Source information:
The RNA shown here (c-di-AMP riboswitch aptamer (ydaO/yuaA leader)) has 172 nucleotides and comes from a Phycisphaerales bacterium. It was read from a public genome assembly, where an Rfam model found it. Rfam family: c-di-AMP riboswitch aptamer (ydaO/yuaA leader). A reference for the family is Barrick et al. (2004), "New RNA motifs suggest an expanded scope for riboswitches in bacterial genetic control", Proc Natl Acad Sci U S A. Rfam's curators write: This family represents a conserved RNA structure found upstream of the ydaO and yuaA genes in Bacillus subtilis and related genes in other bacteria.

């Protein structure tokens, strides 16, 4: 530079969850930190919202005060620390409407349909399988510079097919 033809590669897939570099220790493992890089979170002005309703519960925690002739217990009230539950909020795709569920209202679950998500380079198309859960913070948090601050787990097995484009290999 070319493109008729060829692969789609080093096995992959969800996920922010990777990569380098050092220290130390009782050392074939552990522990501490520190850079690049990828995601969360809190925090102005401006905008934006609009309020009148947010807190209970618990007990030989702990402190102060009360009142009782006088200690003490027990009650009241106050602050402080700790479970637990709500109002409200966060991370994610897991959110929204109905049906069974039952003497009755439910609640677990189950199930329908909308809605969002994921399946080997990307974008459409068509087919087809599969998820639609779990955790967290605890009266507190819109948005959002500059700061501040956290995490880099865990868990799995493989759609195929058509245009196009990109990359790659081949050629010269």
């Nucleotide at each position: 530079c070319u493109u008729c033809a060829g692969u789609g590669a080093c096995c992959g897939c969800c996920g922010a969850a990777a990569c380098c570099a050092g220290g130390c220790c009782g050392a074939u493992g552990g522990c501490c930190c520190g850079g690049u890089g990828c995601g969360g979170g809190g925090a102005a002005c401006c905008c934006a919202u609009a309020a009148u309703a947010a807190g209970g519960u618990c007990g030989c925690g702990g402190c102060c005060g009360g009142g009782c002739a006088a200690a003490g217990g027990a009650c009241c009230g106050g602050c402080c620390a700790g479970a637990c539950c709500c109002g409200g909020g966060g991370c994610g795709c897991a959110g929204g409407a109905g049906u069974c569920g039952c003497a009755g209202c439910a609640a677990a679950g189950a199930u329908u349909c909308c809605a969002g998500g994921g399946c080997a380079c990307u974008u459409u198309c068509a087919g087809g399988c599969c998820c639609c859960a779990g955790c967290c913070c605890g009266u507190c948090a819109g948005c959002u510079a500059a700061c501040c601050u956290c995490g880099c787990a865990g868990g799995c097995g493989a759609u195929c097919g058509a245009c196009a484009g990109c990359a790659c290999a081949a050629g010269u």